[in-house]
RNA sequence: AGAGUUUGAUCAUGGCUCAGGACGAACGCUGGCGGCGUGCCUAACACAUGCAAGUCGAACGGAGAUAAAGAUUUCGGUUUUUAUCCUAGUGGCGCACGGGUGAGUAACACGUGAAUAACCUGACCCAAAGAGGGGGAUAACACCUGGAAACAGGUGCUAAUACCGCAUAAGACCACAAUGUCGCAUGACGAAGGGGUCAAAGAAAAUCGCUUUGGGAGGGGUUCGCGUCCCAUUAGGUAGUAGGCGGGGUAACGGCCCACCUAGCCGACGAUGGGUAGCCGAGCUGAGAGGCUGAUCGGCCACACUGGAACUGAGACACGGUCCAGACUCCUACGGGAGGCAGCAGUGGGGAAUAUUGGGCAAUGGGCGCAAGCCUGACCCAGCAACGCCGCGUGAGGGAAGAAGGUUUUCGGAUUAUAAACCUCUGUCGCAGAAGACGAAGGAAGUGACGGUAUUCUGUGAGGAAGCCCCGGCUAACUACGUGCCAGCAGCCGCGGUAAUACGUAGGGGGCGAGCGUUGUCCGGAAUUACUGGGCGUAAAGGGAGCGCAGGCGGUCUGAUAAGUUGGAUGUGAAAUACCCGGGCUUAACUUGGGGGGUGCAUCCAAUACUGUUGGACUAGAGUACAGGAGAGGCAAUCGGAAUUCCUUGUGUAGCGGUGAAAUGCGUAGAUAUAAGGAAGAACACCAGUGGCGAAGGCGGAUUACUGGACGGUAACUGACGGUGAGGCGCGAAAGCGUGGGGAGCAAACAGGAUUAGAUACCCUGGUAGUCCACGCUGUAAACGAUGGAUACUAGGUGUGCGGGGACUGACCCCCUGCGUGCCGCAGUUAACACAAUAAGUAUCCCACCUGGGGAGUACGAUCGCAAGGUUGAAACUCAAAGGAAUUGACGGGGGCCCGCACAAGCGGUGGAUUAUGUGGUUUAAUUCGAAGCAACGCGAAGAACCUUACCAGGUCUUGACAUCCUGCUAACGAAGUAGAGAUACAUUAGGUGCCCUUCGGGGAAAGCAGAGACAGGUGGUGCAUGGUUGUCGUCAGCUCGUGUCGUGAGAUGUUGGGUUAAGUCCCGCAACGAGCGCAACCCCUAUUGUUAGUUGCUACGCAAGAGCACUCUAGCGAGACUGCCGUUGACAAAACGGAGGAAGGUGGGGACGACGUCAAAUCAUCAUGCCCCUUAUGACCUGGGCUACACACGUAAUACAAUGGCGGUCAACAAAGGGAUGCAAAGCCGCGAGGCAGAGCGAACCCCAAAAAGCCGUCCCAGUUCGGAUCGCAGGCUGCAACCCGCCUGCGUGAAGUCGGAAUCGCUAGUAAUUGUGGGUCAGCAUACCACGGUGAAUACGUUCCCGGGCCUUGUACACACCGCCCGUCACACCAUGAGAGUCGGGAACACCCGAAGUCCGUAGCCUAACCGCAAGGAGGGCGCGGCCGAAGGUGGGUUCGAUAAUUGGGGUGAAGUCGUAACAAGGUA
Repeated sequence: AGAGUUUGAUCAUGGCUCAGGACGAACGCUGGCGGCGUGCCUAACACAUGCAAGUCGAACGGAGAUAAAGAUUUCGGUUUUUAUCCUAGUGGCGCACGGGUGAGUAACACGUGAAUAACCUGACCCAAAGAGGGGGAUAACACCUGGAAACAGGUGCUAAUACCGCAUAAGACCACAAUGUCGCAUGACGAAGGGGUCAAAGAAAAUCGCUUUGGGAGGGGUUCGCGUCCCAUUAGGUAGUAGGCGGGGUAACGGCCCACCUAGCCGACGAUGGGUAGCCGAGCUGAGAGGCUGAUCGGCCACACUGGAACUGAGACACGGUCCAGACUCCUACGGGAGGCAGCAGUGGGGAAUAUUGGGCAAUGGGCGCAAGCCUGACCCAGCAACGCCGCGUGAGGGAAGAAGGUUUUCGGAUUAUAAACCUCUGUCGCAGAAGACGAAGGAAGUGACGGUAUUCUGUGAGGAAGCCCCGGCUAACUACGUGCCAGCAGCCGCGGUAAUACGUAGGGGGCGAGCGUUGUCCGGAAUUACUGGGCGUAAAGGGAGCGCAGGCGGUCUGAUAAGUUGGAUGUGAAAUACCCGGGCUUAACUUGGGGGGUGCAUCCAAUACUGUUGGACUAGAGUACAGGAGAGGCAAUCGGAAUUCCUUGUGUAGCGGUGAAAUGCGUAGAUAUAAGGAAGAACACCAGUGGCGAAGGCGGAUUACUGGACGGUAACUGACGGUGAGGCGCGAAAGCGUGGGGAGCAAACAGGAUUAGAUACCCUGGUAGUCCACGCUGUAAACGAUGGAUACUAGGUGUGCGGGGACUGACCCCCUGCGUGCCGCAGUUAACACAAUAAGUAUCCCACCUGGGGAGUACGAUCGCAAGGUUGAAACUCAAAGGAAUUGACGGGGGCCCGCACAAGCGGUGGAUUAUGUGGUUUAAUUCGAAGCAACGCGAAGAACCUUACCAGGUCUUGACAUCCUGCUAACGAAGUAGAGAUACAUUAGGUGCCCUUCGGGGAAAGCAGAGACAGGUGGUGCAUGGUUGUCGUCAGCUCGUGUCGUGAGAUGUUGGGUUAAGUCCCGCAACGAGCGCAACCCCUAUUGUUAGUUGCUACGCAAGAGCACUCUAGCGAGACUGCCGUUGACAAAACGGAGGAAGGUGGGGACGACGUCAAAUCAUCAUGCCCCUUAUGACCUGGGCUACACACGUAAUACAAUGGCGGUCAACAAAGGGAUGCAAAGCCGCGAGGCAGAGCGAACCCCAAAAAGCCGUCCCAGUUCGGAUCGCAGGCUGCAACCCGCCUGCGUGAAGUCGGAAUCGCUAGUAAUUGUGGGUCAGCAUACCACGGUGAAUACGUUCCCGGGCCUUGUACACACCGCCCGUCACACCAUGAGAGUCGGGAACACCCGAAGUCCGUAGCCUAACCGCAAGGAGGGCGCGGCCGAAGGUGGGUUCGAUAAUUGGGGUGAAGUCGUAACAAGGUA
């Protein structure tokens, strides 16, 4: 510090996710030791049991125990005194500390800083002063009574440091007060003087106490400034409320309380209400600023079962006190009582989850005490828990035969791996034994829970001590097997459908290590709420637009002030933490000393540039005045003509109208058309213009009246009067609403006609609201420049509207200038597109708005509206994207240019018939398999009777039909016989003896037989694992690269443009210059010719032989054609057109040759091959069957339907190219014929196949025929082991459909189509197929509008699996969350009324009453009782708010491949 993820790729926007750190954690697996910490986050739920606050006999009386002494004695004892101990009670101090918890609390609760001139303070310290003399009670105790108990009552006795008067009064307090000082407003502090009120306690003999007063320290109370969470879908709240006068009350101020008076007070700088929450020092994170948290430690607050209340006290409205009410638990004799773990342990419960009913007061600290001491679950320790942090160990060195085993393998090896074994060592920790602390101080002694612990020494022996997660990318780390969209994984992207580095296991590897992972939460990364540090034309985002209150912002000069600002000083900012430098534990964690810092707050002093405040001045901003011109600016009234429709009349006759085409509609009752007249309403052609005006919406005939604003000119006046603007107020298209008018045309709804599969649409004919006017409402639009307003600055060029000026004779032209309105363009900006003085540039000010997509501008609430609806405006849930700009492709029922038998023009076919053949389907035991639009279907198959053959049935074999290796034997070869369908089995050997080496014993090669196992074998699967081969686009003209340049980039340029070509062919131009694969050429055949050579060829020799090589021909080498020449056109080019010459002319004709790539195209059955599968079978052999089936459908062919023909004749009409030895076969003879017999010649320019056929001549006369030949019968021939299934041919007989073929569709542009025969391959035989060959030999092409395919440029795109694309909505089904809902249930906060406990206060006439007064009576005072105000819980009531739930209902989301249509994306087929 970043990374992954939207795309085919790119940039930017934007969300989601990851890597880091932390934790009072939990869970899973694992677990050796020690140190230091930490440990109910949930039920402030309920609690058994024990302990957690007592102490003082030196305050007091008494009881008791022990001892001693004395007295007495009935020797039991009794009693007195003293000493020691002990203690229930009275009394004192403490119990308000310490400890726990975080429920409540949004508050002066907390933090920070002030104030207290408005206050208190026990114990402690200092100072001053004092303590004289009296009195009356009461518990304990005794006796009695009640009660189950708790406890209570009565009578009697008694003490005090308990209680009460009196005296004294330094002093304090209260009135008064001459008078002084000070302050901060009230005021504070003194003070002569005189008046009033107020004290006390002793015990002991060391000392501790008591009373009054002042001061201090420490502690508290109260007040104030500032800070302190979320919601405005909480906007108004408030009657003791705000203030005053006077009282009461308090330690003290105060509506704290009360009577009266006033009507205030708080609030958009967020009152009130609701929700949530203890606050802070600090902790975590972060570069910081921030964000989150408030465990442990420390400070403050609040609470103590829930609610209320006071008492005591220095201090409480009191955790282990009291009273009352409530709930709960327990005891009970049913009458009544007891209790409060949020102290330490512990229990139940809740929960994912959190410890021992331990030891000790040795240390630190606290209470009491003179002290000894007692108490102390505070505390110090121990126990449990890897909960966290830190440290240590599980060994170290050597050790290659690179062991075994495992894994893997291309079988060679590699890896685990110096790892182990083995050798040499060490002893941390552990275990055992021995020694054994510090912590203990202030002068001695004593005192240790921890603890026989830490530590030290000795012994022991590598012995007792390693796991967890991960290995597709992010992210370090890879293979094998299993599985087969299953099981599963997953933080995001995503893996898994038979070769998974992503699942599971193993081996190996990586990371961390007594831990490792997972989950949860927080911060970070996230500049993703942006103060530091973001945006708003198109990605989310500018309010529809103006006026304007508050607010924040504001021109020039000058003075004052010092609030902001800046500097200095002082106080504070607790300790701990954090940082720096040191110290102590072996180190570290931990702990400790010192230091520095501490953004903050407060006070004082100083400065005055800027801001503020205030005074003065100015004119450049703003405004006023004066005289001008422009304009669809607004409002009202009046007027006008053209057109449409309607009405009347005339002329006139059969149609009009409408459409792609029609129909509905109108018309013989006279339409449309035409002419004249009339009526009515609405809108204003031309002018008219990216022209004008207005804030926006918007404004268009003319005239008049009224009226707003802007602009230019002048520079007289005011003197910052300004800009923006949350709320607020007015304006605001169309549609819509209300009332009343109006209504010609147009026209939602509606009706009809068409279109269509449907057509609730598009088209047509009609047609009502509405559109128009007046008044009122609505308040929204893609209200758009998708661009808020204002000011200033920053190159230019060119139009246009309205002004002004200069120059000029001049209204022209030219120059300057202001305001508006456009275009182009530099810098700059921008993700790019683009913007560019009318900014999206550079700056300042103010406002509005945004923070992933969907849900949703929806729900609820509020508010506005007559309604429709508007404004404000969520959440649950769900996705990993949604979206912007640009790029390359592809596509378009987008455009332009061009090509092709693509159309058109022609010729001939297919589709109808019969047959052949292939396919589908069906059938079958099997009908083997493959090929599937073009580009499968006379295709693989250049030829299925057996074989082929892969299929089926049956019969057989198992190292095998075939290959290699090993062992043994035998040479090999080879016959006859029996059984069987055959394979095979049995029997059995007749014949026959090879090659090489040899030491002659034998050995070897090849072959056969037998045996054992490695293995063979598979036309079994996967063409979607592959190689190779092939098809197709397409013989289309394209496809790319290097360097350079442009662009952030994907990419572009080149390759585009102007011409031209069959061609990216060539030329020209050009930020490109070159190059490669394609095109063309080079190769073959063919057309002309020269030359050479000629046998088997040819021949001018009558034939043969012979001769010859001119010709035909054969086959070698050459020539020839290149737009080369001429003319025209073109740009002086390329090239095109015409011509000459030439056998051939613009590629002469044909072939071979197929760029980058596309189709997961075809083929695992040509072959090869990975993986998987079978192994007495999915291998191999044999016989028979099948591949030839047959209601049907399709493709491709053959033959026809006839006269351009059939048949007969002409047998001496004329080819080319082939084939031939297991072959082609002549002549001759036989047969009607197929063919047979026979065999000359020929391994072929020699011989043979071999006859070419259409042609020519004659006949038939338009018919199912002298056409056509299917089908069937009989008789034959050939091949072959074998023609039944299932071959071909011949003869005779039979003589079907068919009379030119619907929709549709195919081929062909010249030696082509059409027609006509011939040959070859395959092959024993079988050809209508395939591959070749020649003969005869046409028609037509105006042209590129349309159909199909293709190329180039351009355009749009929401497509990229690329239009066979993408994608929308209803409906049906399942699930999820949510709104409404008759209601039902529960909670909260208030309010009104009723009741009214305890208790303070007030009153009091009843009752009681020790201290004081009084001689007494009585009084003062007190208590009880009673009454009153307030008052908790409770009750009643109606509202309010939150939640749960509900028949039913609404939409939403998500789901596998459902249904219906096709709305959007291309002009998406109606933009």
Molecule: small-subunit ribosomal RNA
Organism: metagenome